Annotation
A computed fold for a 74-nucleotide RNA from a Nanobdellota archaeon, annotated as transfer RNA. The sequence is in RNAcentral, with records from ENA. Its mean pLDDT, the model's own confidence on a scale to 100, is 82.

RNA sequence: GGGCCUGUAGUUUAGUAUGGAGAGAAUGCAAGGCUUCGGACCUUGAGACCGGGGUUCAAAUCCUCGCAGGCCCA
Numbered sequence: 001g002g003g004c005c006u007g008u009a010g011u012u013u014a015g016u017a018u019g020g021a022g023a024g025a026a027u028g029c030a031a032g033g034c035u036u037c038g039g040a041c042c043u044u045g046a047g048a049c050c051g052g053g054g055u056u057c058a059a060a061u062c063c064u065c066g067c068a069g070g071c072c073c074a
Base pairs, nucleotide, nucleotide: 001073002072003071004070005069006068007067010027011026012025013024020057029045030044031043032042033041050066051065052064053063054062
């Protein structure tokens, strides 16, 4: 220098093929219940689509340019 893959809550991940209702879950976190206390268990809550632009009535999903990481070729 060239090619390919990946990027979603603190962490792990579903959804992307075939665009469509409030982006779902586990774990962690906070509050409450329970308990002598803690753990476990139950209830509730907060929390995410790597960034810019484009297409579209509508984008996590499609296109494009970047950023970060990984693999291969030279």